RNA sequence: AGAGUUUGAUCCUGGCUCAGGACGAACGCUGGCGGCGUGCCUAACACAUGCAAGUCGAACGGGGUAAUUUCUUCGGAGAUUACUUAGUGGCGAACGGGUGAGUAACGCGUGAGAAACCUGCCUUUCAGUGGGGGACAACAGUUGGAAACGACUGCUAAUACCGCAUAAUGUUAUUUGGGGGCAUCCUCGAAUAACCAAAGAUAUAUUGCUGAAAGAUGGCCUCGCGUCUGAUUAGCUAGUUGGUGGGGUAACGGCUCACCAAGGCGACGAUCAGUAGCCGGUCUGAGAGGAUGAACGGCCACAUUGGGACUGAGAUACGGCCCAGACUCCUACGGGAGGCAGCAGUGGGGAAUAUUGGGCAAUGGGGGAAACCCUGACCCAGCAACGCCGCGUGAAGGAAGAAGGCCUUCGGGUUGUAAACUUCUUUUACCAGGGACGAAGAACGUGACGGUACCUGGAGAAAAAGCAACGGCUAACUACGUGCCAGCAGCCGCGGUAAUACGUAGGUUGCAAGCGUUGUCCGGAUUUACUGGGUGUAAAGGGCGUGUAGGCGGAGAUGCAAGUUGGGAGUGAAAUCCCGGGGCUCAACCCCGGAACUGCUUUCAAAACUGCAUCCCUUGAGUAUCGGAGAGGCAAGCGGAAUUCCUAGUGUAGCGGUGAAAUGCGUAGAUAUUAGGAGGAACACCAGUGGCGAAGGCGGCUUGCUGGACGACAACUGACGCUGAGGCGCGAAAGCGUGGGGAGCAAACAGGAUUAGAUACCCUGGUAGUCCACGCUGUAAACGAUGAAUGCUAGGUGUAGCGGGUAUCGACCCCUGCUGUGCCGCAGUAAACACAAUAAGCAUUCCGCCUGGGGAGUACGGCCGCAAGGUUGAAACUCAAAGGAAUUGACGGGGGCCCGCACAAGCGGUGGAGCAUGUGGUUUAAUUCGACAAUACGCGAAGAACCUUACCCGCUUUUGACAUAUGGAUCGAUCUUAGUAGAGAUGCUUUGAGCGGUUUGGCCGGAUUCAUACAGGUGCUGCAUGGCUGUCGUCAGCUCGUGUCGUGAGAUGUUGGGUUAAGUCCCGCAACGAGCGCAACCCUUAUCUGCAGUUACUAACAGGUUAAGCUGAGAACAAUGCGGAAACCGCCGCUGAUAAAGUGGAGGAAGGUAGGGAUGACGUCAAGUCCUCAUGGCCCUUAUGGGCGGGGCUACACACGUGCUACAAUGGUGGUGACAAAGAGAUGCGAAGUCGCGAGGCUGAGCGGAUCUGCAAAAAACCAUCUCAGUUCGGAUUGCACUCUGCAACUCGAGUGCAUGAAGUUGGAAUCGCUAGUAAUCGCGGAACAGCAUGCCGCGGUGAAUACGUUCUCGGGUCUUGCACACACCGCCCGUCA
Repeated sequence: AGAGUUUGAUCCUGGCUCAGGACGAACGCUGGCGGCGUGCCUAACACAUGCAAGUCGAACGGGGUAAUUUCUUCGGAGAUUACUUAGUGGCGAACGGGUGAGUAACGCGUGAGAAACCUGCCUUUCAGUGGGGGACAACAGUUGGAAACGACUGCUAAUACCGCAUAAUGUUAUUUGGGGGCAUCCUCGAAUAACCAAAGAUAUAUUGCUGAAAGAUGGCCUCGCGUCUGAUUAGCUAGUUGGUGGGGUAACGGCUCACCAAGGCGACGAUCAGUAGCCGGUCUGAGAGGAUGAACGGCCACAUUGGGACUGAGAUACGGCCCAGACUCCUACGGGAGGCAGCAGUGGGGAAUAUUGGGCAAUGGGGGAAACCCUGACCCAGCAACGCCGCGUGAAGGAAGAAGGCCUUCGGGUUGUAAACUUCUUUUACCAGGGACGAAGAACGUGACGGUACCUGGAGAAAAAGCAACGGCUAACUACGUGCCAGCAGCCGCGGUAAUACGUAGGUUGCAAGCGUUGUCCGGAUUUACUGGGUGUAAAGGGCGUGUAGGCGGAGAUGCAAGUUGGGAGUGAAAUCCCGGGGCUCAACCCCGGAACUGCUUUCAAAACUGCAUCCCUUGAGUAUCGGAGAGGCAAGCGGAAUUCCUAGUGUAGCGGUGAAAUGCGUAGAUAUUAGGAGGAACACCAGUGGCGAAGGCGGCUUGCUGGACGACAACUGACGCUGAGGCGCGAAAGCGUGGGGAGCAAACAGGAUUAGAUACCCUGGUAGUCCACGCUGUAAACGAUGAAUGCUAGGUGUAGCGGGUAUCGACCCCUGCUGUGCCGCAGUAAACACAAUAAGCAUUCCGCCUGGGGAGUACGGCCGCAAGGUUGAAACUCAAAGGAAUUGACGGGGGCCCGCACAAGCGGUGGAGCAUGUGGUUUAAUUCGACAAUACGCGAAGAACCUUACCCGCUUUUGACAUAUGGAUCGAUCUUAGUAGAGAUGCUUUGAGCGGUUUGGCCGGAUUCAUACAGGUGCUGCAUGGCUGUCGUCAGCUCGUGUCGUGAGAUGUUGGGUUAAGUCCCGCAACGAGCGCAACCCUUAUCUGCAGUUACUAACAGGUUAAGCUGAGAACAAUGCGGAAACCGCCGCUGAUAAAGUGGAGGAAGGUAGGGAUGACGUCAAGUCCUCAUGGCCCUUAUGGGCGGGGCUACACACGUGCUACAAUGGUGGUGACAAAGAGAUGCGAAGUCGCGAGGCUGAGCGGAUCUGCAAAAAACCAUCUCAGUUCGGAUUGCACUCUGCAACUCGAGUGCAUGAAGUUGGAAUCGCUAGUAAUCGCGGAACAGCAUGCCGCGGUGAAUACGUUCUCGGGUCUUGCACACACCGCCCGUCA
């Protein structure tokens, strides 16, 4: 000293929470010793038992015991001494000890006063102590009562009680002198009169007693200042306030009483209500403060509750009395007794707080002459880790880094020098011996603590470590278990199968005889801000004015000294805190000294500032004079336009209204139009971020009355000023009351529409109201969300009013002053936005208001109001946020620009039919699994009859179908033939062949078998992963470095003007560069060319056939292969900015990216895949592994996707018969020949390919026929007969022939593809494959239409704007119901 938490991120505001310290504490776990402290915070609840205040025989009489002694009638009597003590008497019991209920008060604190007082014992001084009297206890007797306790009669003493005498420096009264003061008065005298005292004891040393004066101590009283919360307590008071006079008191005083007066207190908070003992101090804090008042000390109050007095120096008395109440106890029922908030102790309450201990040895108190007695005050001991302090639980060496534990990548790491082991020490605890100080200034005696502290000796590492935490804050991490469960949590938050956050373990961190938790206080919190905050938008400026109290206030001079400043004095108790010393071995603790106690009082001084008083000034303020401006206010009158209504005319079928309509009006004549009339309300244009007003607000014109501001001048007053709690006034609209008025408009209401509904928006009507007068209400986003006043602090430019100057004939223009009203802008301010002389800047003064969100401007109470309601204005409870400004995205049925088969323009489809195929659903023993908007659904699967196969049923196997290693056994292992059981796997039997190397070693290799490690898993998790893939999207974007700007998130660059397919390029620019993307480089198609020359080609030359590049030959052409060239806006014109580029043209095979492909930025979707593969974790291990047979994946009321074939004449059928490209081929392609109607069969040339083969291309073209029909369209379905593949076509293949001939006549809503060699249409090939394509991947043939354009739909890019969204509009969020 800060930290966490609002957000995707940021800054700010703001609350919540944490880290610190403290405690009379409590609880959980644990616990060795000692010292010093502390220990009912709750029930001021109730208390059994014991003790806590007695003492004096030197005040008194009597009794008792013992001793001595005298007398004796020997029973006893008397005297003396010692001890004892019930009673009388004295002193004490008012201290000490406890508690905090009450008390908001002169109770307490502090400082004064008493000229208004008292004071036992103590100290000092003066004076005195003479002489008498009568009683009452005890005692004796009688007697009442259960008891407590009495009653009567009689006797008696005193330092008990009462007269008398004496008496002043006493008291009172009267007279009187001096001095002083502060009003009453105080003080020193003088005189006279009256009144008041005493007690003795004794050991003869003394000690008491009485009066007076003084001191000391203690106490009573009065006053200044200070002392909690509430105004939702604003008025309180009748002895109340004062006076006079009595009474009372120690004393002042309404303290009390009689009379008189009507006062007294209060916004500077009376009264009332709540709470509370106050202080020194204590805790915390840098301090200022805040909280607190245990222990120790001072004061107060109380003693079961309430009241009362007595005694006394002192009490209205804790262990006294009386009365009343409650409670408890005793009782013979008639009556009595009691008071732990003393020390122990008990019950109760409570989270919680100790022994019915020892001693008067010390300190102190009471009594006594003293000895001494009493003392639960006190000193000690006991209990409690309750707190503070100190010590210990061992020290050194010791690596095989032991074992064990935990983790592990299996290599190791860690626990850890830790242990073991070796050497050493003995504090504390334990045992034994010795043994205090505390004891008092000489000697003796006196110790509860205590045989304690302390000292010495002894034995032995011996008897002695826990608690909390380990996600961040906050030091410290892994494993297992659990699986939004159990649980944790101070805040944020963890836990839904890999939890460093739960539980356990290991390890680590922190503290340590303690450690954590809980509670409370301060701190952090500048989060109540005096120090030290704010108020435009975060909470917060009163709606506005006027003005009271209060606060603040211009220049000069003089005085005073209240504030202020300085010096002195008194006080501020001690203890505590701080500093310096000292004593316990240290420390805690204790002792001594100093400082401090920031305060109050008093005195002296100063006079700058504030204040007060006086004088004076003019600049603040005001007045006067002159002048112009203005929707300023009030009242009266007048005016025209328009709406509506009425009357009359013209005129005819509609009008009106809307997005579209309807309600409504109109043939009884509307709307329209003309003329006349009525009535109410509002004042077009001018009109302007123009004017006026304090604000609300004010708009036709004229008149009257009236308020304010401004300019000029400088005549007058002379600080007269500013602000302003309360108060008073004004105060839009709506609303209320009474009475008018009512044209238009128009809540409510009615109707018509809209809608799922429509108590709305729209339409037709329409009443209050709007208008006037008078009264009430008193609120608004009453806003500039910005209180008023004054001064100061760069400018620029408008506008309104009034002036001045120059110039001019004048208007205008130019320069300039004041006042108002706008914009821009510097400094400065601000969280930012912004404000910026009209401040949100710099300063001063005064007022209002704020202190997290919700609850709530609500409830209750008060005040106001006719009501509606207004004003003032909480709490319980609940949340960890709520909020401001700005940033980046996403989003918008916001805007701008642009693109894409996105729409539009077209062509052809899908959706309807039949079939194929995939999916859902259903079914099933199983119908294996995955994929689900786009981005699943002819997808994984480039091909399920068995196999595949993962699914189901059944049979069967267990080191295994497969890999590696070790150990043992074996080499009759292994391969092979055949038979047999079985569905097969498998089992049994059987035929034949029958180990290799070698260093000769059960050495190596190979193999079988047994055993152990392990294999195996298409089991789970794609939300643990790698890799691969889809999609946005081949969209033009995504970023970085440095610099700059911003507090920051971020911005800039990447935006802007153009341009492009493109962040493509150019220009500009606080940016300059760069990277990944774009483009290019790659492949292919199109053109030309060089080379090559077979299996391809054939122009020329030659040969040659029925024919044919067939042959020689050629290297021209085509084709193939390898290279090269070519295209770049390069050239020209125009446009553009002289750019980039665009546009047109030339040339060219190709022109503006030439066509196509490959190529997929940063990232998004926890997208897909654990069943391709790899892989973490989990799971199975005679099974979830392995093998086999059969079945299933092919099911079928249904729904969807993707396709094929069609519905026909642009066609079908038959015939004639032309033209490709690309690719494949040895378990293969298979020619020719031949058989079959055909699928195909037989045979088999050639070819591992520019050579041979499949190979026929089809559509097209030509000829013929069909003639619009469910057909010569269409071909599903079915029957019969066959073919091929294959171990095997039943479930479940493909094909052929003949026969059969279904639906379907162009397809609803909706929806898909395509911009050129494209769509459409036609056929061909390939992969995988025994066989199986309408699928997929390729190839060529024929070959269109359309695009005006970007309003709309979808998707995307970019700029901007709004935003309460950020899981980002499939968002957020409101109400009702459950």